[in-house]
This is a predicted structure of a 78-nucleotide RNA (c-di-GMP-I riboswitch aptamer) from a soil metagenome. Its mean pLDDT, the model's own confidence on a scale to 100, is 90.

RNA sequence: GACAAAGGCAAACUUCGAGUAAUCGAAGGACGCAAAGCCACGGGUCCUGAAGUAAUUUGGGACAGCCGGGUUGCCGAA
Numbered sequence: 001g002a003c004a005a006a007g008g009c010a011a012a013c014u015u016c017g018a019g020u021a022a023u024c025g026a027a028g029g030a031c032g033c034a035a036a037g038c039c040a041c042g043g044g045u046c047c048u049g050a051a052g053u054a055a056u057u058u059g060g061g062a063c064a065g066c067c068g069g070g071u072u073g074c075c076g077a078a
Base pairs, nucleotide, nucleotide: 001075008033009032013028014027015026016025017024018023031065037071038070039069041068042067043066044063045062046061047060048059049058050057051056
């Protein structure tokens, strides 16, 4: 970041499975994506436990396709 080339990934939804849940895995399926490759470091959102009359305090987990950041990678026009 190209009216380029070769490719790649795969939203919603459906089926099966795991999980209390958020959500995740596989198959199908494509909304889209120049990192929609990877990482939970910061912010954020979501699930969940404990204490407490409450305000609140304090744990565990999820999301990288919410944003920022780190890191690896294809091509090589402007």